[in-house]
The RNA shown here (c-di-GMP-I-GGC riboswitch aptamer) has 86 nucleotides and comes from a Thiotrichales bacterium.
Model confidence (mean pLDDT): 83 of 100.
Lineage of the source: Bacteria > Pseudomonadati > Pseudomonadota > Gammaproteobacteria > Thiotrichales.

RNA sequence: CCUGAUCGAGGGCAAACCUGUCGAAAGGCAGGGACGCAAAGCCACGGGUCUAAAGCAUUUAUGUCAUGACCGCCGGGCUGCAGAGA
Numbered sequence: 001c002c003u004g005a006u007c008g009a010g011g012g013c014a015a016a017c018c019u020g021u022c023g024a025a026a027g028g029c030a031g032g033g034a035c036g037c038a039a040a041g042c043c044a045c046g047g048g049u050c051u052a053a054a055g056c057a058u059u060u061a062u063g064u065c066a067u068g069a070c071c072g073c074c075g076g077g078c079u080g081c082a083g084a085g086a
Base pairs, nucleotide, nucleotide: 006084007083012037013036017032018031019030020029021028022027035072041078042077043076045075046074047073048070049069050068055064056063057062
């Protein structure tokens, strides 16, 4: 300097759900609210998952499709707080 099982202090974030709002939708934002989280901080870089407006095809209703979305799905990258420390 890096990692950190476990324990303590002060704290941090905030799932589902509800309300409002943006959006075609997935989903985002704000308020309430806590299922949980030591990175549940940030990044769409790889994988994965979700939606399908427009486009295309055709059976006018279905199929296909990301340039859209999810970092609280996994990996990766960057950054990071307090004491002890297996």